[in-house]
RNA sequence: ACCGACAAAGGCAAACCCGCCGAAAGGCGGGGGCGCAAAGCUGCGGGCCUAAAUCCGCCGGAAGCGGACAUGGCAGCCGGGUUGCCGAAG
Numbered sequence: 001a002c003c004g005a006c007a008a009a010g011g012c013a014a015a016c017c018c019g020c021c022g023a024a025a026g027g028c029g030g031g032g033g034c035g036c037a038a039a040g041c042u043g044c045g046g047g048c049c050u051a052a053a054u055c056c057g058c059c060g061g062a063a064g065c066g067g068a069c070a071u072g073g074c075a076g077c078c079g080g081g082u083u084g085c086c087g088a089a090g
Stems, first nucleotide, its partner, number of pairs: 002090001003087002011036002016031006034076001040082003044079003047074003054068005
């Protein structure tokens, strides 16, 4: 250094519930604990989610509905980048 033990110490926290923010996806705080050795950080590549605004269609127009679209998100989907605790075996 790779690696990751029925090791030690500590860490994070899914679903669900409550409050707040948001058009939504989702986020933040509290409870909770499925899991996690980077489940720390980072939207750089792919992927996925959402569609307020915008564009298009239906319509005489408006409302409404349908379609397209990130500039909005997901780091607990996969890669990349970056930082880092512990130390048995190999």
Molecule: c-di-GMP-I-GGC riboswitch aptamer
Organism: Chloroflexota bacterium